Context: one part of a larger RNA
RNA sequence: UCAUGGCUAAGGAACUCGGCAAAAUGGCCCUGUAACUUCGGGAGAAGGGGCGCUUUCAGCAAUGGAAGCCGCAGUGAAAAGGCCCAGGCGACUGUUUAACAAAAACACAUGGCUUUGCAAAAUCGAAAGAUGACGUAUAAGGCCUGACACCUGCCCGGUGCCGGAAGGUUAAGAGGGGAUGUUAGGAGCAAUUCGAAGCAUUGAAUCGAAGCCCCGGUAAACGGCGGCCGUAACUAUAACGGUCCUAAGGUAGCGAAAUUCCUUGUCGGGUAAGUUCCGACCUGCACGAAUGGUGUAACGAUCUGGGCGCUGUCUCAGCCAUGAGCUCG
Numbered sequence: 001u002c003a004u005g006g007c008u009a010a011g012g013a014a015c016u017c018g019g020c021a022a023a024a025u026g027g028c029c030c031u032g033u034a035a036c037u038u039c040g041g042g043a044g045a046a047g048g049g050g051c052g053c054u055u056u057c058a059g060c061a062a063u064g065g066a067a068g069c070c071g072c073a074g075u076g077a078a079a080a081g082g083c084c085c086a087g088g089c090g091a092c093u094g095u096u097u098a099a100c101a102a103a104a105a106c107a108c109a110u111g112g113c114u115u116u117g118c119a120a121a122a123u124c125g126a127a128a129g130a131u132g133a134c135g136u137a138u139a140a141g142g143c144c145u146g147a148c149a150c151c152u153g154c155c156c157g158g159u160g161c162c163g164g165a166a167g168g169u170u171a172a173g174a175g176g177g178g179a180u181g182u183u184a185g186g187a188g189c190a191a192u193u194c195g196a197a198g199c200a201u202u203g204a205a206u207c208g209a210a211g212c213c214c215c216g217g218u219a220a221a222c223g224g225c226g227g228c229c230g231u232a233a234c235u236a237u238a239a240c241g242g243u244c245c246u247a248a249g250g251u252a253g254c255g256a257a258a259u260u261c262c263u264u265g266u267c268g269g270g271u272a273a274g275u276u277c278c279g280a281c282c283u284g285c286a287c288g289a290a291u292g293g294u295g296u297a298a299c300g301a302u303c304u305g306g307g308c309g310c311u312g313u314c315u316c317a318g319c320c321a322u323g324a325g326c327u328c329g
Stems, first nucleotide, its partner, number of pairs: 001324008010315002014313001019310001027051005036041001038147001052069007070074001082308007089300002094106002111144006122131003148295004153225003158222002160218005167213003173207002178202005185194003226244005253287001254284001265281005
């Protein structure tokens, strides 16, 4: 000096990103127990008191009553919840990054959409075959949401999906008008030219499925949900009016929020003093309704703010023990 323990005057979080760590609480019995609530809980809420030994009485005993005794201390050692208030998120128990993350992430019961009539859909396999399922739509697969309460608005123009079949487009294929090459033959003195049939090459019109175009539907499908100007007898504001654009212009609820840039917004609360916190306001840069919205008792090794208790976290250090370092051997 370090590590691990023990103790500490006065103060008691002044430490620190943060009470991290430590201290404190702790067992059993009696008493008593709030808001809120899904009436089950919350709850061991919180808070308060008792606990040893001797004699005696009651009792079978456990145990209880009475009288007394000792200590600083009686669950006499050890072992054995700290508590409360408020908010965010997630309903809950559960699961997860084996070896830096346990969470607000995943799952979940619930709700919804969608596919599938059985040789089911879906999945694995080249196939046989198998799972689904020795099940049968109260079933099975996919996707989303995520207890419960109250709800879940408008838009089908784009993309997707479903349905439709009149018309347009249209592959292979069918079709084969024609065109070209070749030449028996004809013409020509010749060069050359014409050229049937056949064969070969090419090939127009026309017919031709799905798809696409087209016509409808569908948002708990992917998604989207405006701007400018004016107006009320102080001012300010605008219930109201005008106009442009759109498929439709964000409804209820919430809102400086796990979302707010400006921003430490403004006001109130808590503090002597509060960029955090709580309650409001609404000017929402850039909330918003199953990519769910808003609440919510209970729950959480969750996150945030405050308080009581408690303490060497600190003011500010000191002492002791054990081990190591160090010196000598």
Large-subunit ribosomal RNA, domain IV from a Ktedonobacteraceae bacterium, 329 nucleotides, folded computationally. NCBI's taxonomy places the organism under Bacteria, Bacillati, Ktedonobacteria, Ktedonobacterales, Ktedonobacteraceae. The full RNA is in RNAcentral, with records from ENA. Rfam family: Bacterial large subunit ribosomal RNA. The prediction has a mean pLDDT of 88.